[in-house]
Context: one part of a larger RNA
RNA sequence: GCCAGGGAGUUCUGGUUAUUGGCAAGGUUAAUCUAUUUAAUAGAGGAGCCGUAGCGAAAGCAACAGGUUCGCAACUUCGCAAUGAAGUGAGGAACGAGGUGUGCUCGCCUAAAGUCAAUAGCGGGAGACCCGAAGCCAGUCGAUCUAGGCCUGGGCAGGUUGAAGCCCAGCGAAAGCUGGGUGGAGGACCGACCCGGUUCUGAUGUGCAACUCGUUCGGUUGACCUGGGCCUAGGGGUGAAAGGUCAAUCUAGGCUGGCAAUAGCGGGUUCCCUCCGAGACUACCCGCAGGUAGGCCUUCAUGGAGGUAGAUAAUGUCGUAGAGCCACCGAUGGAGAAGUUAAGAACCGAAAGGUUCCGCUUUUCUUUCAAACUCCGAAGAUAUUAUCACCUGAGAAGUGAGGAGUUAGGGAUAUCGGGAUAAGCUUGAUACCCGAGAGGAGAACAAUCCAGACAAAUGUUAAGGUCCCAAAAUGCUGACUAAAUGUAAUGCAAAGGGCGUUUGAACCCUAAAACAGUGGGAAGGUUGGCUUAGAAGCAGCCACCCUUUAAAGAGUGCGUAACAGCUCACCCAUCGAGGGUUUAGGCCCCGAAGAUGGACGGGACUAAGUCAGCUACCGAGACAUUUGGGCACUCAAAAGAGUGAUCCGGUAGGAGGGCGUGCUGUUAGGGUAGAAGUCUCUCUGUAAAGAGGGGUGGACCUAAUAGUAACGUGGAUCCUGGC
Numbered sequence: 001g002c003c004a005g006g007g008a009g010u011u012c013u014g015g016u017u018a019u020u021g022g023c024a025a026g027g028u029u030a031a032u033c034u035a036u037u038u039a040a041u042a043g044a045g046g047a048g049c050c051g052u053a054g055c056g057a058a059a060g061c062a063a064c065a066g067g068u069u070c071g072c073a074a075c076u077u078c079g080c081a082a083u084g085a086a087g088u089g090a091g092g093a094a095c096g097a098g099g100u101g102u103g104c105u106c107g108c109c110u111a112a113a114g115u116c117a118a119u120a121g122c123g124g125g126a127g128a129c130c131c132g133a134a135g136c137c138a139g140u141c142g143a144u145c146u147a148g149g150c151c152u153g154g155g156c157a158g159g160u161u162g163a164a165g166c167c168c169a170g171c172g173a174a175a176g177c178u179g180g181g182u183g184g185a186g187g188a189c190c191g192a193c194c195c196g197g198u199u200c201u202g203a204u205g206u207g208c209a210a211c212u213c214g215u216u217c218g219g220u221u222g223a224c225c226u227g228g229g230c231c232u233a234g235g236g237g238u239g240a241a242a243g244g245u246c247a248a249u250c251u252a253g254g255c256u257g258g259c260a261a262u263a264g265c266g267g268g269u270u271c272c273c274u275c276c277g278a279g280a281c282u283a284c285c286c287g288c289a290g291g292u293a294g295g296c297c298u299u300c301a302u303g304g305a306g307g308u309a310g311a312u313a314a315u316g317u318c319g320u321a322g323a324g325c326c327a328c329c330g331a332u333g334g335a336g337a338a339g340u341u342a343a344g345a346a347c348c349g350a351a352a353g354g355u356u357c358c359g360c361u362u363u364u365c366u367u368u369c370a371a372a373c374u375c376c377g378a379a380g381a382u383a384u385u386a387u388c389a390c391c392u393g394a395g396a397a398g399u400g401a402g403g404a405g406u407u408a409g410g411g412a413u414a415u416c417g418g419g420a421u422a423a424g425c426u427u428g429a430u431a432c433c434c435g436a437g438a439g440g441a442g443a444a445c446a447a448u449c450c451a452g453a454c455a456a457a458u459g460u461u462a463a464g465g466u467c468c469c470a471a472a473a474u475g476c477u478g479a480c481u482a483a484a485u486g487u488a489a490u491g492c493a494a495a496g497g498g499c500g501u502u503u504g505a506a507c508c509c510u511a512a513a514a515c516a517g518u519g520g521g522a523a524g525g526u527u528g529g530c531u532u533a534g535a536a537g538c539a540g541c542c543a544c545c546c547u548u549u550a551a552a553g554a555g556u557g558c559g560u561a562a563c564a565g566c567u568c569a570c571c572c573a574u575c576g577a578g579g580g581u582u583u584a585g586g587c588c589c590c591g592a593a594g595a596u597g598g599a600c601g602g603g604a605c606u607a608a609g610u611c612a613g614c615u616a617c618c619g620a621g622a623c624a625u626u627u628g629g630g631c632a633c634u635c636a637a638a639a640g641a642g643u644g645a646u647c648c649g650g651u652a653g654g655a656g657g658g659c660g661u662g663c664u665g666u667u668a669g670g671g672u673a674g675a676a677g678u679c680u681c682u683c684u685g686u687a688a689a690g691a692g693g694g695g696u697g698g699a700c701c702u703a704a705u706a707g708u709a710a711c712g713u714g715g716a717u718c719c720u721g722g723c
Stems, first nucleotide, its partner, number of pairs: 001723006011126003015122009026050003032044005054061002064096001067095004074088005097110005129268004136258006147232009156222001158190003161186001165182007194219003200214001202213002234250001236246003271658006281294005295406002297403006306391003310388009322376001323374002330369002333366008344357005409434003413431006439450003454628007464618003467603003473615001475614006486605002496590003500587010517574005523547003528542003553568001557566002629648002631644005659712001661709010677696008
């Protein structure tokens, strides 16, 4: 991992609500006893409990006038009938009246319905749907591991060094010194056994091994190593102290018990169908992974006529967008005038002082602003009313009761605020969507587009598409693009550039010949003056005149040391029809860099690209039609019939109805002419499931109905077994 078997809302108790049933101003027994077919029944048992009266802290006092009105259903009458009229009017509603509390300001209560049981829902107490801690406490067992201690034993190759003491010799006045021997000390040295465990951070790392192997390394007469015996025990021991160690267990051992500890946390929680269908918000809580109340969902009852998601209008309200600011308030650039003059600065003056600037105050004109400014002010929102629309006696609004779930939301969506007109950002508002929504489109893609799926079939469309993959146009008309730009709904790259191409607009030149090309000329005063080594059109400064001319600058650029030389402006000739400048649009180009090789979905396309227009077609569960089912409602005794423009997507969840399994009662059956089980085939039902045929098997089994439950498995790192 697979298969088989096991595996999770149960039981008791007291409470509450509903339904069903019994009895009813009453209802009911508990323990216990008796009888019997020994199994639960039947009988007895009225103790007790609930109800029949409340109010008040208590003492205590103590309830209707069924009195009035409205009025649903229903009934009665009138009426041919009506959806018409009238009356009565249970229940319901309002008023009144009463009890009590000082109390008609007010609270509670009053015109009788309960109680017992069964079933179902829910919540309380219990292990309380199942599984899951780390922990806490108690009692016991451990020192064969390990720590320390005590008693008693054992062990330490070989080599080296050479302390004290002693002896001899020499020296010395002596103390003593020197030399040579002897001697054999040491938590001495080297290094095996033995003990250890430094390095390779080697091997191994489902190992030889739940700590080993190899190499290297530390100690090796000592605080050494070691055998045997004994002692210390869990908030305790022992510890040359690492929270080490106390039997592979230690920041408090193991085992058993309290114990099914507790878990607001995690996982799991088993058959089918039908109807409805959320929330991720508000308030409070040591509250933020949780609760409680409200909101939103559902079911039942009651009620008895209105309701409001939409549109329009009228009448109010508002202060946003915008706008404005001598309309307040607070900012803000410039200019002017008047006043003031302390300080400072500048100028004039011998000085006194004067003038100007700066500053301040007032004032005039003008400029720019504001979420916490407003003289203004939309769109829009909102309240009421009216009209329409829609829902509604096939039962609206309202009310009561039972059951929830939700309280971590999200959106690359649309329109806005805060943030940086940042974030697959965050926090808010409104709407829609996802959540809980399938189908079609978007290559793929929760929330983008189309569209809300009861089932089947046939058509028609939506979004989006129509060359091939791949259903449908290699469609039509007119343009643009040459970049594979593009074929991408923004999945778009910018400033800035382009004598790419295309379409406009304005102006200028032009048959008195433009523009371009070609041929020729482009002179003289003069090398203008100055400057300078030089400066001659052309380093620089100043000036920029005159003449001859068809025209020619005191010179446009190149050039020279300076000249020279080339060239241009300008003019003539030739040629013969458009040319030039500016500006605005379309498409296109440059600007343009990312990490494996690579993406328009791909192929590929010069349209199968882009713009404008047109006609067909394809295309969904949408829409239409047909058939069928369910549900709701109406009619009906039932079977059934009818209506549904507007019903039947659905997570959490509420409500309803079924299928199957074990067992029991009753009724009815089957079986050796073959039960159950098992293998296989066929058929039926919307589903859970059911029926039949055949093989095997060899003795029990089933239906209906009424009950009952240790009742349905794929999950829980589920449990046990097998493979």
The prediction has a mean pLDDT of 83. Predicted 3D model of a 723-nucleotide part of an RNA (large-subunit ribosomal RNA, domain II) from a Thermoplasmata archaeon. Rfam family: Archaeal large subunit ribosomal RNA. The family has 91 seed sequences and 2,955 matches in Rfam 15.1. The full RNA is in RNAcentral, with records from ENA.